Predicted 3D model of a 339-nucleotide RNA (Bacterial RNase P class A) from an Actinomycetes bacterium.
The coordinates come from a structure-prediction model, not an experiment, and the mean pLDDT is 76.
It was read from a public genome assembly, where an Rfam model found it.
RNA sequence: CGAGCUGUCCGGGUAGUCGCAGAGUUAUCUCUGAGGAAGGUCGGGGCUCCAUAGGGCAGGAUGCUAGCUAACGGCUAGUCGAGGUGACUCGCAGGAAAGUGCAACAGAAAGUAGACCGCCGGCCAAUUUGGUCGGUAAGGGUGAAAAGGCGUGGUAAGAGCACACCGCAAUGGAGGUGACUCCAUUGGCUCGGCAAACCCCAUCCGGAGCAAGGUCAAGUAGAGGUAUGAGUGGCCCGCUCGUAGCCCCUUUGGGCUACAACCUCAGGUGGACUGCAUAGAUGGAUGACUACCCAGGUCUUUGACUGGACAGAACCCCGCCUACAGGUCAGCUCGGACA
Numbered sequence: 001c002g003a004g005c006u007g008u009c010c011g012g013g014u015a016g017u018c019g020c021a022g023a024g025u026u027a028u029c030u031c032u033g034a035g036g037a038a039g040g041u042c043g044g045g046g047c048u049c050c051a052u053a054g055g056g057c058a059g060g061a062u063g064c065u066a067g068c069u070a071a072c073g074g075c076u077a078g079u080c081g082a083g084g085u086g087a088c089u090c091g092c093a094g095g096a097a098a099g100u101g102c103a104a105c106a107g108a109a110a111g112u113a114g115a116c117c118g119c120c121g122g123c124c125a126a127u128u129u130g131g132u133c134g135g136u137a138a139g140g141g142u143g144a145a146a147a148g149g150c151g152u153g154g155u156a157a158g159a160g161c162a163c164a165c166c167g168c169a170a171u172g173g174a175g176g177u178g179a180c181u182c183c184a185u186u187g188g189c190u191c192g193g194c195a196a197a198c199c200c201c202a203u204c205c206g207g208a209g210c211a212a213g214g215u216c217a218a219g220u221a222g223a224g225g226u227a228u229g230a231g232u233g234g235c236c237c238g239c240u241c242g243u244a245g246c247c248c249c250u251u252u253g254g255g256c257u258a259c260a261a262c263c264u265c266a267g268g269u270g271g272a273c274u275g276c277a278u279a280g281a282u283g284g285a286u287g288a289c290u291a292c293c294c295a296g297g298u299c300u301u302u303g304a305c306u307g308g309a310c311a312g313a314a315c316c317c318c319g320c321c322u323a324c325a326g327g328u329c330a331g332c333u334c335g336g337a338c339a
C1' cells in the first nucleotide's frame, strides 16, 4: 500500500413560513411528538380470562458439554465435524446391534449382497482362435455408494494371505467438571448410508389471547333441555352442580311448582368510556416550501455541478431473522514493497 475477517457507532444539521395529533392555557399562545431495525410474526415472558389450578393418554417442542438468564429453540465459552492458505464461518451434533422402511435407473451384485469384461490352471479342438471344467475378487466397467486405505513381500494368478504404517475393536493408563483428547499393549478385524424417514431414548409443555378483558348505554321474543345431563382446548379418570314452597312416605327417599345457574336453537342491539403510558392515534398524527451549512461524488479545482439509504409505533419487555446509500472507530489475517 492492497485484499479480506470480526465487532462498534452515526445515519443529516440550523433558521423561517404554512400545515397535522395530543396536552395545557383561554380566544391567543406554549410544550411534546417513530427505529436500529419500528419490518418478519420465528421464539420466550409480563399481563388478562377460563378453571376441577388434580392424574393420565393423545399431541407438540428441544437434542454434544458447561455456564448465564425471568425464560427460550437465545447468549457466552468449549468439544467434535465440514469449508477456507488464514483471520474466521457454518452445524442435517442422542440412538442404525429394539423394530419397520428407503436408495429409481444402471450394474453380475446394494447388507453381510457378487462374477459382466478380465487374470491363472487342466482338458478338447485348432492356429480365424474357440469350447468346457476349476480357481480368483487384486485390475476394468456400472453407480451417489461395491467385502477397510496405501506400500512391500508372496502366489499358478490373486486375496490381510503375510508384514510396516494408518483405520477399527478390546483392555489398561494419563489429562479434563464434562463433551472429549493423548499414550501403551493385544488382535487380522465386529455388521455400509439415510432417523430434517417412521421409530426408540432423555428433558420440557394447561388453554386462549389486547380483536384478551372491565364498566356504562341500547335493544328485543322467545322455545327446548338439565344427572343416561352440564362444567378450562381433543379423549379418559377423578371432582363439582342452588334456593323456597307443597304432596306422598315410618325413615332413607320419590314427585310437582316458581326462581336461579348452565347448555342448544331462534330473534334483537351493535354506541361510549376504559384497558392505553414522558407519541398514544383508532380510517389511523411528523408533511410541504425557502435559505444556509455539512457527509459523499464528479470536473475545467481560491470554484462549479450534484447531493443523503432501509424505512413508520398500536398493551409492554427480552431475543432471533431479514433490509440498508454513505461514513466512523478498534482488533485480527493474507499478499506486496521499503528500511
Stems, first nucleotide, its partner, number of pairs: 001335007009327002012293007020033005035310001039321002042319005047209004054237004059205005064078005079093001080091004094200002099198002101194002116140002118136007148166002151163003167189001168187008213274004222265005229241003242259007294308001296306004